[in-house]
RNA sequence: GGAGUGGCCCAGGCGAUCGCCGGCGGGUAUGUCCCGCGGGAGGAAAGUCCGAGCUCCACAGGGCAGGGUGCCGGGUAACCCCCGGUGGGAGCGAUCCCAAGGAAAGUGCCACAGAAAAUAUACCGCCCUGGUUCGCCGGGGUAAGGGUGAAAAGGUGCGGUAAGAGCGCACCGGGACUUCGGUAACGAAGGCCGCAUGGUAAACCCCACCUGGAGCAAGGCUAAACAGGGAGCUACUGUCCAUUUUCAGAUGGGCGGUAUAGGCGGCCCGCCUAAUGAGGCUCCCGGGUGAGCCGCAAGAGGCGUUCGGUAACGACCGUCCUAGAUGAAUGAUCGCCGCCUGGCUGUGGGCAACCAGCGCUGGGAACAGAACUCGGCUUACGGACCGCUUUGGCA
RNA sequence: GGCGGCGUAGCCAAGUGGUAAGGCAAGGGUCUGCAAAACCCUCAUCCCCGGUUCAAAUCCGGGCGCCGCCUCCA
Numbered sequence: 001g002g003a004g005u006g007g008c009c010c011a012g013g014c015g016a017u018c019g020c021c022g023g024c025g026g027g028u029a030u031g032u033c034c035c036g037c038g039g040g041a042g043g044a045a046a047g048u049c050c051g052a053g054c055u056c057c058a059c060a061g062g063g064c065a066g067g068g069u070g071c072c073g074g075g076u077a078a079c080c081c082c083c084g085g086u087g088g089g090a091g092c093g094a095u096c097c098c099a100a101g102g103a104a105a106g107u108g109c110c111a112c113a114g115a116a117a118a119u120a121u122a123c124c125g126c127c128c129u130g131g132u133u134c135g136c137c138g139g140g141g142u143a144a145g146g147g148u149g150a151a152a153a154g155g156u157g158c159g160g161u162a163a164g165a166g167c168g169c170a171c172c173g174g175g176a177c178u179u180c181g182g183u184a185a186c187g188a189a190g191g192c193c194g195c196a197u198g199g200u201a202a203a204c205c206c207c208a209c210c211u212g213g214a215g216c217a218a219g220g221c222u223a224a225a226c227a228g229g230g231a232g233c234u235a236c237u238g239u240c241c242a243u244u245u246u247c248a249g250a251u252g253g254g255c256g257g258u259a260u261a262g263g264c265g266g267c268c269c270g271c272c273u274a275a276u277g278a279g280g281c282u283c284c285c286g287g288g289u290g291a292g293c294c295g296c297a298a299g300a301g302g303c304g305u306u307c308g309g310u311a312a313c314g315a316c317c318g319u320c321c322u323a324g325a326u327g328a329a330u331g332a333u334c335g336c337c338g339c340c341u342g343g344c345u346g347u348g349g350g351c352a353a354c355c356a357g358c359g360c361u362g363g364g365a366a367c368a369g370a371a372c373u374c375g376g377c378u379u380a381c382g383g384a385c386c387g388c389u390u391u392g393g394c395a
Numbered sequence: 396g397g398c399g400g401c402g403u404a405g406c407c408a409a410g411u412g413g414u415a416a417g418g419c420a421a422g423g424g425u426c427u428g429c430a431a432a433a434c435c436c437u438c439a440u441c442c443c444c445g446g447u448u449c450a451a452a453u454c455c456g457g458g459c460g461c462c463g464c465c466u467c468c469a
Stems, first nucleotide, its partner, number of pairs: 001391007009383002012337007020040002023037005042367001046378002049376005054215004061269004066211005071085005086100001087098004101206002106204002108200003123146002125142007154172006173195001174193002177190005219294004228285006234259011260274005287468002301320004306315003339364006346358002348355002396465007405419003413449001421437005442458005
């Protein structure tokens, strides 16, 4: 110097002029005017992919369905996040990646090709045997070889055999067991079993755990304006009390039961409502408005010291923190400086190739714009610094 | 701002693990004196990029584009 890899940081600065949006104070005294002070985007504000806070739906309850997560341990308000480890994979390496439970619970699928795609089987072949018109045909054994396929029923070697075969043996692979280590995932060692069960769960499914729905256009308050219309909102019954009453009965009320209807945006249970003669509730059609305030800015907040922890993170203390708009502000121009980069009769160093600064002159500066708020992830994107790996040249 | 859905040829579209149907349009050919009709043939980055799988339009993840719904009062 090239190539690569991990971490961390910045998101040009200052000044002047002209503006934009909130806040506070003052003037004027109502013109939504003037003056002053102070504040005004991001690391992703983005995608809306996860997780929460908050609000309403009953107080958010039980079960099923549905959805999600899926090695182990920890962190966290929580997580499909983060940290540390285990196992597997990629790379010479630094380092990186993994939806990584279960395929001997069951079901399904594995096109074409191929004998056979999962209870094994036999096209060519090999071997034994019978026949033969000598082309071959029949019966049996075998799965080593060929062939097909993405995948062919453990692999290699030796022995063995008619030919072969875990048939036997050694090594590798696999299985369950014991002991030891580890919180665990798992690892190591030992002897045992010839070996019995291919892939697919980002196919259904099984197991474990989690999970109610909607979303700030949630929701609450106020103001203005308009035009209303339609449908629905039980029925039976027990008991107690009151009134009336000789009793029976009637009326009203309380508590309960049975069914029915509606609601709790999947279903069941469960819960709530079912009013009364005044206008209430639910739904549908129609109408009006396009306003204001709250929610809404101090929060699981940032930074720093110390302590605990390998780390994520936690504890204590100190300190800091006025964006809050609704077609939606945070900008523009100029000057100087800084950064990157191209060129040059220049200047300096060097024998030279060339190098470095200065000078002159030109160009460039990314992705992108808060909309209730946080924690993450993902995607887009310019630059600086530090560590590490690998490789080339020179001394 | 929030929520939901869709993307297959120029257009309309079927297909939801195993060779991407079909119709219209377009181009070429046959037929005809020339046309029309008819018949035959051709035309696909399944929006893009990764992953799972032997195999992906289809399953999973990310991105891009398009469409729709959602105010308040009564």

Two RNAs folded together computationally: RNase P RNA and transfer RNA, 469 nucleotides in total.
It holds a member of the Rfam family "Bacterial RNase P class A". By type it is a ribozyme. Its family is annotated with dimeric ribonuclease P complex, tRNA processing and ribonuclease P activity in the Gene Ontology.